[in-house]
Context: one part of a larger RNA
RNA sequence: GGAUGAACGCUAGCGGCAGGCCUAACACAUGCAAGUCGAGGGGUAGAGGGUGCUUGCACCCUUGAGACCGGCGCACGGGUGCGGAACGCGUAUGGAACCUGCCCCUGUCAGGGGAAUAGCCCAGGGAAACUUGGAUUAAUGCCCCAUGGUAUCGGGACAUCGCAUGAUGACCUGAUUAAAGAUUUAUCGGACAGGGAUGGCCAUGCGUACCAUUAGCUAGUUGGUAAGGUAACGGCUUACCAAGGCAACGAUGGUUAGGGGCCCUGAGAGGGGGAUCCCCCACACUGGUACUGAGACACGGACCAGACUCCUACGGGAGGCAGCAGUGAGGAAUAUUGGACAAUGGUCGGAAGACUGAUCCAGCCAUGCCGCGUGCAGGAUGACGGCCCUAUGGGUUGUAAACUGCUUUUAUACGGGAAGAAACCCACCUACGUGUAGGUGGCUGACGGUACCGUAAGAAUAAGGACCGGCUAACUCCGUGCCAGCAGCCGCGGUAAUACGGAGGGUCCGAGCGUUAUCC
Numbered sequence: 001g002g003a004u005g006a007a008c009g010c011u012a013g014c015g016g017c018a019g020g021c022c023u024a025a026c027a028c029a030u031g032c033a034a035g036u037c038g039a040g041g042g043g044u045a046g047a048g049g050g051u052g053c054u055u056g057c058a059c060c061c062u063u064g065a066g067a068c069c070g071g072c073g074c075a076c077g078g079g080u081g082c083g084g085a086a087c088g089c090g091u092a093u094g095g096a097a098c099c100u101g102c103c104c105c106u107g108u109c110a111g112g113g114g115a116a117u118a119g120c121c122c123a124g125g126g127a128a129a130c131u132u133g134g135a136u137u138a139a140u141g142c143c144c145c146a147u148g149g150u151a152u153c154g155g156g157a158c159a160u161c162g163c164a165u166g167a168u169g170a171c172c173u174g175a176u177u178a179a180a181g182a183u184u185u186a187u188c189g190g191a192c193a194g195g196g197a198u199g200g201c202c203a204u205g206c207g208u209a210c211c212a213u214u215a216g217c218u219a220g221u222u223g224g225u226a227a228g229g230u231a232a233c234g235g236c237u238u239a240c241c242a243a244g245g246c247a248a249c250g251a252u253g254g255u256u257a258g259g260g261g262c263c264c265u266g267a268g269a270g271g272g273g274g275a276u277c278c279c280c281c282a283c284a285c286u287g288g289u290a291c292u293g294a295g296a297c298a299c300g301g302a303c304c305a306g307a308c309u310c311c312u313a314c315g316g317g318a319g320g321c322a323g324c325a326g327u328g329a330g331g332a333a334u335a336u337u338g339g340a341c342a343a344u345g346g347u348c349g350g351a352a353g354a355c356u357g358a359u360c361c362a363g364c365c366a367u368g369c370c371g372c373g374u375g376c377a378g379g380a381u382g383a384c385g386g387c388c389c390u391a392u393g394g395g396u397u398g399u400a401a402a403c404u405g406c407u408u409u410u411a412u413a414c415g416g417g418a419a420g421a422a423a424c425c426c427a428c429c430u431a432c433g434u435g436u437a438g439g440u441g442g443c444u445g446a447c448g449g450u451a452c453c454g455u456a457a458g459a460a461u462a463a464g465g466a467c468c469g470g471c472u473a474a475c476u477c478c479g480u481g482c483c484a485g486c487a488g489c490c491g492c493g494g495u496a497a498u499a500c501g502g503a504g505g506g507u508c509c510g511a512g513c514g515u516u517a518u519c520c
Base pairs, nucleotide, nucleotide: 001520002519003518004517006516007515008514009513010512013372014371015370016369017368018367019365020364021330026328027327028326030325031324032323035072036071037070040069041068046063047062048061049060050059051058052057053056079283080282081281088208089207090206091205092204093203094202095201098200099199103196104195105194106193107192108191109190111145112144113143114142121134122133123132124131125130151176152175153174154173155172156171158169159168160167161166181188182187209255210254211253216246217245218244221243222242223241224240225239226238227237228236258280259279260278261277262273263272264271265270285306286305287304288303289302308319309318310317311316336362338361339360340359344358345356346355347354348353375406376405377404378403385397386396387395388394389393412456413455414454415453416452420447425442426441427440428439429438430437431436432435464509465508466507467506468505469490470489471488475504476503477502478501479500485492486491
C1' cells in the first nucleotide's frame, strides 16, 4: 500500500447494487415451512327441493365438506460444517461386475375367478395420548387360475468377435413369472420386453495439512477354496487351508481440518483463505437398527437405549428450529414472530386449481462498493472579531463574510404514472382431420401509486474525522515543568516543549474519518 462476513470511537443528507451469528452442532415459547388427486373406491355430516302426514319424523331427488382405504410425492427443494486425512474431494479412465420411478421411442398384450380390511354401525377401556371386541362392505388395495415372448433359469448343438474371466447372434427343448380400470366418449391410465435419456453405485492411476520430541504395525489381518449376501465386484460375511500383508518413497500413532470452482495479495513465482453464489461430501438432540420404496438406513417417518424439557387424575404419556421468522444464553459483534404465489421453479391433478418461509419482494443496519448533493458567478474601506509580531504599525484568517445577480440536483408539496404478462384458461377463426398446430380478442402484478415524468416556491433541507518532531503532507502562541501525559519505531516531558493539554493557523481524506484484529 491493498484486502475484510469485521468490531469499537467520533460524525452522518440521499439513492442503486450486494452482504448480514465468524462465538454455544447451546437450549428453545409461538406461528408457518409437504402435500395433492372425487377422472381409483365406499360413502357420511351438512345444504337445497319434493311427497306423506302424526308438525317434527319418515322416504325420494340433486348437491356435498371433514375423516377413511388407495395412488403419486414426501430421498427434491431448504439448513449446518459436528465428524472425517478418506477413493471424502479434484482430475482422468474403466464397469465384458451394476441399478434407474416419472420422461421419450419400439413391439406385444389386457381372459376368468376369489378371500379380506378401513370407513360406517353396535358394545366397551382410559385423565389424556390413544385403544379393544363384534357385525357388515368397496376399489387402479391383496390373492389364485389362464395366455405369453427377443424375459429368467436348465439341457443340447453352432457362428462371429474380444486383453482374460468371456461378449453377441441365431436354432431345438423343458420349467417359471403379467395386467386395471375410470369417465362428461374427448381422453387418462395398466402389464411384459427391448432401446434412449437422466440420475446413481462400484473400481483404479495421479494430486490432496502438520509432528520422527510418533518406528515398527496387522488374526478377517494377506491370499486361496467353497458357501452366503448384494443391483453388482470384493474378507462384504462365514467355514476350512496357507502364512502372509504394510513400512524411512514415512507404515502405525497423535494433532488439526469439510474438499473443489473460486477469493485476497503479488510483476510473476509464490504466500494466505475456503463468507456470499455453484458442484460434491457429511450430519439432523446423542448412539444404534432396520422397515417401506425405483431411490433412504430417511431434518419436519418408525423402533430401541441415553441425556434433557413438558403434561398427568401418578396408572401413564409427549417432544426434537444445524427450515423461515422469533426468544433466552454466549459474545466485541450480525436483521422482521412482514407481503405474495404476480413471475421463475417444484409436487399432485386430464384440467381448473391446490400447496410451496424454494423463490420473488418489502423492512432493519454507512457492513461494503458505486453514484449524487450540501450551491454557482461577481464582490477589497482587504470590514468586524479571533490569532501572531520587531506592536501609534503590520501579517494572517481572506473573496472568506456582508452585499448583488443566477440556478434548483436533492429535500418538501401537488399532479400524472409504468415495464416486468406471456402463457395456462375462455370465446371465435384457419389448416390437416376430430387431436394437435397457428391466428385474433379477453383474463391475471405481491412489489406499488413504487421507479419514472411534470409543476411550484426558495440558498432554501444537508460536514465531519484524523493528523501537523523524523519516517510523513502540514507551525506558531499560551499552560504544564521527568509532573500531568504522548508513543507504530526512533523517542518527547526535569521553566523558553513545532512531540504533553488548549487556542489560532495548516495538511490529508470526505458521508465518512480514525483505532484495533487478521492476511499478502
The part of an RNA shown here (small-subunit ribosomal RNA, 5' domain) has 520 nucleotides and comes from Flagellimonas aequoris. Model confidence (mean pLDDT): 85 of 100. Taxonomically the source falls in Flagellimonas (Bacteria, Bacteroidota, Flavobacteriia, Flavobacteriales). The sequence was found in a public genome assembly.